[in-house]
RNA sequence: AAAAUUGUUCUCUAGGGUUCCGCGGCAUGCGAAAGCGUUCGAACAGCCGGACCGGUCCGAGAGGGAACGCACGGCAAAAGGCCGUGUCCACGGAGGGACAAAAGCCCGGGAGGU
Numbered sequence: 001a002a003a004a005u006u007g008u009u010c011u012c013u014a015g016g017g018u019u020c021c022g023c024g025g026c027a028u029g030c031g032a033a034a035g036c037g038u039u040c041g042a043a044c045a046g047c048c049g050g051a052c053c054g055g056u057c058c059g060a061g062a063g064g065g066a067a068c069g070c071a072c073g074g075c076a077a078a079a080g081g082c083c084g085u086g087u088c089c090a091c092g093g094a095g096g097g098a099c100a101a102a103a104g105c106c107c108g109g110g111a112g113g114u
Stems, first nucleotide, its partner, number of pairs: 007068006015058002020055002022052001023049004028045002030041004069087007089109001091112001095107003
């Protein structure tokens, strides 16, 4: 310096927050008692909570799996088909960006370091 040996898709997980659901709390409306400003309650609406296990949701280049590819070899060669092997390695900010929001997401195998 070059390169599919750093490709594409799907899926799961570590991790992540809080749109929606659930859960917990409050008691403005509300319900009940009572009777004119008190008491009790929490179905519904509302507000608060992710220092709420969770469902939904986001989710890894440097985590797992699968399929398709890709490279090489062999067979076949008429149709691009079949078989085998390989697909290694990988320290890493700050800052910014998206969605409701955050992140091991994206910028980014970037800057930088060895």
Model confidence (mean pLDDT): 80 of 100. A computed fold for a 114-nucleotide RNA, annotated as Guanidine-I riboswitch aptamer. The model forms 100% of the base pairs in the Rfam consensus.